[in-house]
RNA sequence: CUUAUCAAGAAAGGCAGAGGGUAAUGGCCCAAUGAAGCCUUGGCAACCGUCUAAACAGUCAAUGUAGAAAUGGUGCUAAUUCCAUCCCGGGAAAUCGGGGGAGAUAAG
Repeated sequence: CUUAUCAAGAAAGGCAGAGGGUAAUGGCCCAAUGAAGCCUUGGCAACCGUCUAAACAGUCAAUGUAGAAAUGGUGCUAAUUCCAUCCCGGGAAAUCGGGGGAGAUAAG
């Protein structure tokens, strides 16, 4: 940089010690009944990988769709990616819907 996904799901223990939830701003939350970080064990999910008698596409195959498992590679395990910030639309307003941007993860 490209593509896909992001409303679901999943916790305990040890060390540690005051911060954390994306950089910023605002809000709202979490936190000494112990934050970040590190370690252990468990769990969730199913992107890659693996497998698939039969089915669909493909002349066959490769491959794709679909499905299975969870022993491999990642990821994740408060709150929608916690919410908003830019644009469009609805609404008297509170606020609601859609898109974008940014970010995260996977594969290339």